[in-house]
RNA sequence: GCCGAGGUAGCUCAGUUGGUAGAGCAGCCGAUUCGUAAUCGGCAGGUCAAGAGUUCAAGUCUCUUCCUCGGCUCCA
Numbered sequence: 001g002c003c004g005a006g007g008u009a010g011c012u013c014a015g016u017u018g019g020u021a022g023a024g025c026a027g028c029c030g031a032u033u034c035g036u037a038a039u040c041g042g043c044a045g046g047u048c049a050a051g052a053g054u055u056c057a058a059g060u061c062u063c064u065u066c067c068u069c070g071g072c073u074c075c076a
Base pairs, nucleotide, nucleotide: 001072002071003070004069005068006067007066010025011024012023013022019056027043028042029041030040031039049065050064051063052062053061
């Protein structure tokens, strides 16, 4: 340099055909318990890597850039 996969909550990941973003764990509050753990109920937590475009509407489609991983190749 070329090709491919990926970037979504603190972490691990869903999100299928574009229709207004979710789960588990972690956190906080409560119930239960003499107390802790476990269990149960609830709450909070998001610039969907960044920017632009298309669209009534974009995590999803298009373009550019950045980062991570894998493969191939060239040069010194």
Molecule: transfer RNA
Organism: Candidatus Acidiferrales bacterium